[in-house]
């Protein structure tokens, strides 16, 4: 230096054009004599950033930036 890949709640991950969801945490309820586990219903997300296309962008194009892998 060249090339590819990945950025989405606090963690680890779905979502491939139509205003994002799970499981794990975390809080409150309820349950127990008490914890635990299990159950209810909640709260947390400018989808890494600027621009472009589009009626509409997490998803496609371009640039950048981080981190990872390979070549040299």
């Nucleotide at each position: 230096g060249g090339a590819g890949g990945u950025g989405u709640g606090g963690c680890u991950c779905a979502g491939u054009g139509g205003u994002a969801g799970a499981g794990u945490a975390c809080a409150u309820g309820g349950c127990u004599g008490g914890c635990a586990u299990g159950c209810a219903g909640g709260a947390g997300g400018u989808c890494c950033u600027g621009g472009g296309u589009u009626c509409a962008a997490u998803c496609c194009c371009u640039a950048g930036u981080a981190c990872c892998u390979c070549c040299a």